[in-house]
The prediction has a mean pLDDT of 76.
The RNA shown here (Bacterial RNase P class A) has 358 nucleotides.
It was read from a public genome assembly, where an Rfam model found it.
Its Rfam family is "Bacterial RNase P class A". Rfam classes the family as a ribozyme. Gene Ontology terms of the family: ribonuclease P activity, dimeric ribonuclease P complex and tRNA processing.
């Protein structure tokens, strides 16, 4: 400095909630079994790396197997992975550190709008506070025998845009040399920087040379343009009944779906028994674990072996014994990928710098 891995052990007594399983009781029925239900045993198995945040993507489920459209959102360098993804991995370029390695909100500012606080003259097509330069007027003053001459200061009109100063950011190319009234990429040499073209190396972002061009800041985490995605609701999603009766049956009207506009899709409305429950969705999956193969890697292929919580008021606890280092953050509720954030202290492994010794 990077990156992984475990998440106090053991034993005993005794509880919880779901499988399995025996035995015994109900069960239906003329009777007997079956499932099912209840009671009594046995045996195995029971939260985490984040089960959190619910922020992204996906799966499934309903509604068109979800379709145009406009609105509104994310997202943004390249190559690649994946079920998807705004994750991930590698590389590019920028920037930081001596180094190992770290950060990254990385498309467009020449489409168009806007805004740039204080300070300053000016915050972007125009401007001068100080300094500097002509001119004109004016003349303190020097000089001289006198005339001429020389001339600060001020005032007027003009030039230029190098100095100073202000500020994050100043008209937007630095050093010299030329030019000039005085100055400027106004010109030149060299360096530098954009952006075009070739050439060579990369799959590519791009690098690296040569070679022409050029010289109107800065902000898109401002509106905005360009490109790619996105239908809406989430397991309280959803599914799982009998009989009957009235109205309509069509280019209407109504309901569904949805920000909306279309489009699609549906006959409405009550009556009575049965219920307000129970079933099911529910955990065998993009699943874990070992190997091997393939790739830097993320990742895939494959071949064996495992099966590892499924409540619905909601289990996973309690107590004794022993061990050290005296034990962090924290508890499932449809499932999965990732992202954040919490975490006491303990460790493999390869690196880097520095010190000391030889």
């Nucleotide at each position: 400095a990077u990156a992984g891995u475990a998440a106090u052990c053991u034993g005993a007594u005794u509880g919880c909630a779901g499988g399995u399983u025996g035995c015994a009781a109900u069960g239906c029925u003329c009777a007997a079994a079956a499932a099912g239900u209840u009671g009594c045993g046995a045996g195995g198995a029971g939260a985490g790396g984040a089960a959190a945040g619910u922020c992204c993507g996906g799966g499934c489920a309903g509604c068109a197997u979800a379709g145009a459209g406009c609105a509104c959102g994310a997202c943004a360098g390249u190559c690649g992975u994946u079920a998807a993804c705004g994750g991930c991995g590698a590389c590019c370029g920028g920037g930081g550190g001596c180094g190992a390695c770290c950060c990254u909100a990385g498309g467009g500012a020449a489409a168009g709008u806007g805004c740039c606080a204080c300070a300053g003259a000016a915050a972007c097509a125009a401007a001068a506070c100080u300094a500097c330069c002509c001119u004109a007027c004016a003349g303190a003053g020097c000089c001289u025998u006198a005339u001429a001459g020389c001339g600060a200061a001020g005032u007027a009109g003009g030039g230029a845009a190098a100095a100073g100063g202000u500020g994050a950011a100043a008209a937007g190319a630095g050093u010299g040399g030329g030019g000039u009234a005085a100055g400027a990429g106004c010109c030149c040499a060299c360096a530098g920087u954009a952006u075009g073209u070739u050439a060579u190396g990369g799959u590519g972002a791009c690098a690296u040379a040569a070679u022409a061009u050029a010289a109107u800041g800065g902000u898109a985490a401002a509106c905005c343009c360009u490109g790619u995605c996105g239908g809406c609701u989430g397991c309280a999603a959803g599914g799982a009944g009998g009989u009957u009766u009235g109205c309509a049956a069509a280019u209407a009207g109504g309901a569904g779906u949805g920000a909306c506009u279309c489009g699609c899709u549906c006959g409405c409305a009550g009556a009575c028994c049965g219920a307000u429950a129970u079933c099911c969705g529910c955990u065998u999956g993009a699943u874990u674990u070992a190997g091997u193969a393939g790739g830097c890697a993320a990742c895939u292929a494959u071949u064996a072996a495992a099966c590892u919580a499924g409540a619905u008021a909601g289990a996973u606890g309690a107590u004794c014994a022993u061990u050290c280092g005296c034990g962090a953050c924290a508890g499932a509720a449809c499932c999965c990928g990732g992202c954040u954030u919490a975490u006491c202290g303990a460790u493999a492994a390869a690196c880097u710098g520095c010190c000391a010794a030889c």